Overview: This is a predicted structure of a 111-nucleotide RNA (Guanidine-I riboswitch aptamer) from Nocardioides pocheonensis. It matches the Rfam family "Guanidine-I riboswitch aptamer". Gene Ontology term of the family: regulation of gene expression. From the family's description: This family represents a conserved RNA structure found upstream of the ykkC and yxkD genes in Bacillus subtilis and related genes in other bacteria. The organism belongs to Nocardioides, within Bacteria. The coordinates come from a structure-prediction model, not an experiment, and the mean pLDDT is 80. It was read from a public genome assembly, where an Rfam model found it.
[in-house]
RNA sequence: GCGGGGCGCCCCUAGGGUUCCGCUCCAUCCGUGGAGGACUGGUCCGAGAGGGGAAGCGGUCGGCACAGCGCGGUGCGGACCGUUCCACGGCGGGACAAAAGCCCGGGAGGC
Numbered sequence: 001g002c003g004g005g006g007c008g009c010c011c012c013u014a015g016g017g018u019u020c021c022g023c024u025c026c027a028u029c030c031g032u033g034g035a036g037g038a039c040u041g042g043u044c045c046g047a048g049a050g051g052g053g054a055a056g057c058g059g060u061c062g063g064c065a066c067a068g069c070g071c072g073g074u075g076c077g078g079a080c081c082g083u084u085c086c087a088c089g090g091c092g093g094g095a096c097a098a099a100a101g102c103c104c105g106g107g108a109g110g111c
Stems, first nucleotide, its partner, number of pairs: 009053004015045002020042002022039001023036005056083006063076004086106001088109001092104003
């Protein structure tokens, strides 16, 4: 310098707002309607630099099955090891009802 592949998923938490529920206040024709997230909460959103898990990929070692046996082949599944290391970070914008450590973004910038 060129080419290929991976950087993905699930659960939880820090955190987040207010579509729904609940709660509070007001009203009520008692059916409900309105307002409130500087309302603890349930549903909900949710981390590259937070936690956990299963995969994927590579390696080693067995196991079971398929024709009587052996070699070989094919299929299924298991155990262990590795991949899994490092990581300061705005302003501003975006989506969903809305906000956020979500996305822009391992960005801009810095060292």